RNAcentral holds the sequence, with entries from ENA. Predicted 3D model of a 72-nucleotide RNA (transfer RNA) from a Patescibacteria group bacterium. The same sequence occurs in records of 2 taxa. Its Rfam family is "tRNA". Rfam links the family to the GO term triplet codon-amino acid adaptor activity. It is annotated as a transfer RNA. The source organism's lineage runs through Bacteria and Bacteria candidate phyla.

RNA sequence: GCCCUUGUAGUUCAACGGACAGAACGGCUCCCUUCUAAGGAGUAGAUCUAGGUUCGAUUCCUAGCAGGGGCA
Numbered sequence: 001g002c003c004c005u006u007g008u009a010g011u012u013c014a015a016c017g018g019a020c021a022g023a024a025c026g027g028c029u030c031c032c033u034u035c036u037a038a039g040g041a042g043u044a045g046a047u048c049u050a051g052g053u054u055c056g057a058u059u060c061c062u063a064g065c066a067g068g069g070g071c072a
Base pairs, nucleotide, nucleotide: 001071002070003069004068005067006066007065010025011024012023013022018055027043028042029041030040031039048064049063050062051061052060
């Protein structure tokens, strides 16, 4: 330098182009308990950036950024 791949809650992962972007663990509040743990109920929290296509983009296209891999 070129090619491939990944990027979504604090973490690990989902999401045929159309639903309020979900789950588990974790956080917070409440209940339970003499206290803690366990258990129960509730709650907050995310689409890497900038453009483009589309009635509609987490999803498709382009460029960039970051991680991983390959070739030279």